[in-house]
Context: one part of a larger RNA
Molecule: small-subunit ribosomal RNA, 5' domain
Organism: Longimicrobiales bacterium
């Protein structure tokens, strides 16, 4: 002198854009934060229409049919992202280059084949019973893109023939030939060309939306090795799945990874073990760089979800808002048992110098379900506190006296405050009212048209264009205009040197100051107070903390 997620202390007018639990990975009331498809399914309720009964004659029951509504149940996709935290980790954890001829991949893309034929159930629901309550248990009835056989099947895998290519060592690709194994699921719109009965529907035809199968990209994930990654030797030796082998089993994969055996070996003063400390990285702040310190916001990667532990299920799990044991803790209990996990937004105890609303809306961007309306979305837009930062603008402007009053000093002549005010003339920025008033909106879905494709089709559909209408939380906000009026708007620190800026009174090693040097013991430019003066300014100062 810079710099901060900053804290005090005194003052504090606006706005824009940023930023706010660094402590107790401490406990946590309330509410929200992951649900969605009826074009996968059955069964129900309310609604409508018809129809029939019974009568209290304008209500009730029962039937039938209906598209679309509603909310539980199967069922599918998702809930593995998003968000949050930084406890643990000194690690292939993370950066950076390779490597996998050692692997994985749901949705998407792009290609090529297929979607035949059958079965049995379980829930909702009826009904039975147990609990206090969480639920929980027996019967009984059913559906399906739920579940299970079956057929077909290869470019799939596995065994093998043979041929060929390639190399990086284990091999790797690619033809070819033979055996074995393995699949599916429908659902929604038209129509009457083809079949079937022929009115017209269909199992027919056809459009889409899915289902299998295999092969491709793509984006994502996993593993391997090289360098790099804090201290501390007052830690010097450490190691028995330890290092290798060889065989099994395991995984997507390779491997002591896990086992059984067999050898004794492996690291290590170029720091091994231990102990301390810590998430790591683009980056941040300083610095003329070199280096130093730091890891808040943003982004990318680990880690982690109340403590440990353990798996299910799925392509995919650290499974924050899933199971399931253990402990700890809190809460209901009819004491038999149950229920819970804010390190997701908000909020509350607490801790503390210190850190915000139990707000608005999905309109926009993204996301997840849907065929699609459209539903969730505290991700996110945004608004709201805080002078916590940065940056802009304001508190007028111009005349105005050898110079009113006060106040201060003074050698009593004067000098200073000072053109400052006073009092003339503007001026209208912010803030006050009053009027217009966005941009942020493209869409998707509707009608409307036009064009091209499937189609047997003048039906229906799918794909591209144009034109219309519809959608804003924030917000009647930004902006613009218009009216009033100098009106509502300046303090903080400092004046011995360092260091810019001086005098008086007051006290008298006292009260007190103080970064360092030091300053006060009766004329203190260094304590307090006033005047004046510097220096910054909606701030100033002081503390930390760092370069």
């Nucleotide at each position: 002198g810079g710099a901060c997620g900053a804290a005090c202390g005194c003052u504090g007018g606006c706005g824009g854009c940023g930023u706010g639990c660094u402590u107790a990975a401490u406990a946590c009331a309330u509410g929200c934060a992951a649900g969605u498809c009826g074009u996968a399914c059955g069964a129900g309720g309310a609604a409508u229409a018809g129809a029939g009964a019974g009568c209290u004659u304008g209500c009730u029951c029962u039937c039938u049919a209906u598209a679309g509504c509603c909310g539980a149940g199967u069922g599918g996709c998702g809930a593995a992202c998003g968000g949050g935290u930084g406890a643990g980790u000194a690690a292939c954890a993370c950066g950076u280059g390779a490597c996998c001829a050692a692997c994985c991949u749901g949705u998407c893309u792009u290609c090529a084949g297929g979607u035949g034929a059958g079965g049995g159930a379980c829930a909702a629901c009826c009904u039975g019973g147990g609990g206090a309550a969480a639920c929980c248990c027996g019967g009984g009835c059913u559906a399906a893109u739920a579940c299970c056989g079956c057929a077909u099947a290869a470019u799939g895998u596995c065994u093998u023939u043979u041929u060929u290519u390639c190399a990086c060592a284990u091999g790797g690709g690619a033809a070819u030939g033979a055996g074995a194994c393995c699949a599916a699921a429908g659902g929604g719109g038209g129509c009457c060309u083809c079949u079937g009965c022929u009115u017209g529907c269909a199992a027919g035809c056809u459009c889409u939306c899915g289902c299998c199968u295999g092969a491709u990209g793509a984006g994502g994930g996993g593993g391997u090795c090289g360098c790099g990654u804090c201290g501390u030797a007052u830690c010097a030796g450490c190691u028995u799945g330890u290092u290798g082998g060889u065989g099994a089993g395991g995984u997507a994969a390779c491997g002591g990874c896990u086992c059984a055996c067999c050898a004794a070996g492996g690291c290590a003063a170029u720091g091994a073990c231990g102990c301390g400390u810590a998430g790591c990285g683009g980056g941040u702040c300083u610095g003329a760089g070199a280096g130093g310190a730091c890891g808040a916001u943003c982004c990318g990667c680990c880690a982690c979800a109340u403590u440990g532990g353990g798996a299910c299920u799925g392509a995919g799990a650290u499974a924050c808002g899933g199971c399931c044991c253990a402990g700890a803790c809190u809460c209901c209990u009819a004491c038999g048992g149950g229920a819970g996990g804010c390190a997701g937004c908000a909020g509350u105890a607490g801790g503390g110098a210190a850190u915000a609303u139990u707000g608005c809306g999905c309109a926009a961007u993204g996301g997840u379900c849907g065929a699609a309306a459209g539903a969730c979305u505290g991700a996110c837009g945004c608004a709201g506190c805080g002078a916590c930062g940065c940056c802009g603008c304001g508190u007028g402007u111009g005349g105005g006296a050898g110079g009113a009053a006060g106040c201060c000093u003074u050698u009593c002549g004067g000098g200073g405050u000072g053109u400052a005010a006073a009092c003339c003339a503007c001026u209208g920025u912010c803030a006050g009212g009053g009027g217009g008033g966005a941009a942020g909106a493209a869409u998707c879905c509707c009608g409307a048209g036009u064009g091209u494709u499937c189609g047997a089709a003048u039906a229906g559909g799918g794909c591209a264009c144009u034109c219309g209408a519809u959608u804003g939380a924030c917000g009647g906000u930004a902006c613009c205009u218009c009216c009033a009026g100098a009106g509502g708007a300046a303090g903080c620190g400092c004046c011995g040197g360092c260091u810019a800026a001086c005098u008086c009174c007051g006290u008298g090693c006292c009260a007190g100051c103080a970064g360092c040097c030091g300053c006060g013991g009766u004329a203190a430019g260094a304590c307090g107070g006033a005047g004046g003066g510097c220096g910054c300014a909606a701030g100033c100062g002081u503390u930390g903390u760092u370069c």